[in-house]
Molecule: Bacterial RNase P class A
Organism: Bryobacteraceae bacterium
This record gives sequence, structure tokens and C1' cells, in this order.
RNA sequence: AUCGCCGGACGGGCAAUCGCCGGGUGUUCGGGAAAACCGGAUGCCGGGAGGAAAGUCCGGUCUCCAUAGGGCAGCAUGCCGGCUAACGGCCGGGGGGACCCGCUCAAAGCGGGUUUUACGGAAAGUGCCACAGAAAAUAUACCGCCGGUUGGCGGGCCUCGGCUCGCUGGCCGGUAAGGGUGAAAAGGUGUGGUAAGAGCGCACCGCUUGUGGAGCAAUUCGCAAGGCAGGGAAAACCCCAUGCGGAGCAAGACCAAAUAGGGGAGGAGGAGCGGCCCGCUCCGUUGGACUUCCGGGUAGGUUGCUGGAGCCGUGCAGCAAUGUCCGGCCUAGAUGAAUGAUUGCCGCCCGGCUUUGCCGCUGGGUACAGAAACCGGCUUACAGGCCGGCGAUCCCG
Repeated sequence: AUCGCCGGACGGGCAAUCGCCGGGUGUUCGGGAAAACCGGAUGCCGGGAGGAAAGUCCGGUCUCCAUAGGGCAGCAUGCCGGCUAACGGCCGGGGGGACCCGCUCAAAGCGGGUUUUACGGAAAGUGCCACAGAAAAUAUACCGCCGGUUGGCGGGCCUCGGCUCGCUGGCCGGUAAGGGUGAAAAGGUGUGGUAAGAGCGCACCGCUUGUGGAGCAAUUCGCAAGGCAGGGAAAACCCCAUGCGGAGCAAGACCAAAUAGGGGAGGAGGAGCGGCCCGCUCCGUUGGACUUCCGGGUAGGUUGCUGGAGCCGUGCAGCAAUGUCCGGCCUAGAUGAAUGAUUGCCGCCCGGCUUUGCCGCUGGGUACAGAAACCGGCUUACAGGCCGGCGAUCCCG
């Protein structure tokens, strides 16, 4: 320098014109008793998307409903410790895997680095392990190896009865070294041993049981005994431990028109009594019109609503996640839903011309996407460049 992997931070800048949303302030007009307050027009000032605003996957705040306690079902999580409001998130550690480096002739082993990991239980039970293979979990034997027995063929010897050697077949038995199958083969490597073999014996590694040290723990380092018992898979059902009430800002709260409907009162109707006109009293609920009052709900409006587990800087504690002292800052709140459009200059990337090269000229590109109660995470999308760590290759000193 180039390339690869991982992590972090950024993700256009300036200016002009015309618009949009919401805030403050001034003028003017209308309503109003009012300089309160409400509405219209207009001037000025300052504000107006993101690292993911997305998916709505996880956890909270807030709101309403439900709720004695316990259990079943369902869902989620799953090595240990810490952080946090909380989490299935994050940080640190342990174990396992992959790659690389060093020690070493090399392998094994040891040490280091980067990266990755759904990492409780397979000795509670049930089920599964295709194809191939003898056998996929009560073990077993295809080829092979070895022993015995019985035939065939051929050779050798001889005292012609047999003996012996080689090849080959049947039967009986031993074995699990080797071959072969498979993703996986009943501890591994070596050595002794044996007819051939085998934890059959031994050494080392692994494993099981007991025990000691270190560590909060996961775990790790030893010691002793045991020849070895328990193949894999729980991202099959399942078991164990822990956690979980439901719905969601269209939550919820307040004000409240017209029309229709509900309720109360008046009005209206009937009866009786007294009376000259006329008046008084009682009863009743059928209920049309009318008047008035009350309450629910709809349209509409207000609120919830954006100052908060907030942002920036610095110091301190901590390996870190994170916590905290001090100082400074206010940074969108719409509701058919604003945050836009055009132009100029600059920046960045790619290509062409020119040039030793720089410069210059010219063409193209500048992503993903877009708030809707708020916050912490995760995941996914993303033009382009920047920084850091590790590795490989090449060049220079």
C1' cells in the first nucleotide's frame, strides 16, 4: 500500500426566492361591559424528522378494566457474576468450536491473539436415528484372522499301513486387531501378551467415584481408588427451575349543538261537592299538540401532548456495561395529518480529455428512509467516505 473479518462514529454545507406546521410579539377589524378573553387579516422574530423515525419482536412509564388465596392449561427464558426502572438487552468471566502466531526437526502438548457459541436435564418416561451397513443400542459378525473336524486335487517321503506340505470346499467353535458402511460403530494411542485377539496386563490421555486446594460462582488445579459402567439428538414430546392478569393514547378525562328518543313539572281530561255568576276540592294515568327543566349519547371542541430513566461538556468510581458531582441548554407536536419545491456556489464519489504528476475542463451520481403518548433495547434497510483492532500478500528502510 492492497485485500478480508470485527467494532465505533458520521451520513452533505452555505445562500436566495416561493410555500407549509406550530410558538412569541406588534398593528388593525369584528364579537364582548372590558386594556380580560375569542376570532379574521397582516408585519416582525426565532423553531420544525432519523440512525434507523421502519418491523412492532422484547422490556418499561402512563391509563382504564379485572383481581381473596392456590392450582391446571398456555407462553417465554435457561453456564456464572454484575449493570439497569425493567428486559428475552448490555458488560465481564468460565466451558466448547473455528482460524492464526510463538516454543518444537515435526506431531502431540503448552502459551498467546482474533472470532464465535439457544451453553439446564438423554441415569424419570415415551418415541426417533433415512440410505448404506453384520450391527444404530436387550448388541452383533459380511470379508478377514485363528483353532478343531471332515472331503477333493496336486507334490514329497516310506517299512505300502500311513505321515507330511500346498491349494480348495463343507461343518463346529474362538475373535473384534484389520477391511468395508455411515453424520455417528460400543473408550483412544502405544506396548506387552495370545492360536488369533481382546482393558486381558501395563503407561499416558479420557471417564466414574471419593477427597483436598483456589475462586462469590460458573469452573479450575491436584491426590487416591476403580478396567470402564452411560452412542447421538431435548431447534422430538417431555422433565426441572424461574417469570408472566387483560387491553392499549382510536388508552382515558372534561365541555357539549341540531335531530330523534327517555324522565319530571305545567298544561290538558274525568268525577264529586258547594254555588246566582262562579269557585273550591279530590282522583287518575290514556297521552296528541304546546311550554319548561333534567340526564345519557352523537357531531364538534378541549385535554392527555411532549421538561424527560432528557441533551452537551468536564471531573470522579469501575476492566467494562454503568453510576455519580458540578456547570450549561430547551431541542417538532400535526389530526386528512406540516417539515416541501426551484436556483446558484461548494464538498464527496465514479468515468472521460489533458498532464510525468498535481492543477484544470467536462459528463454522471449523492443512499436507506420519513415522527404521531413517551422511553430503553433487539432486528432489518442503507450511496459514500472516516477511525480503531486482528490477519494475509507485496514493496521500502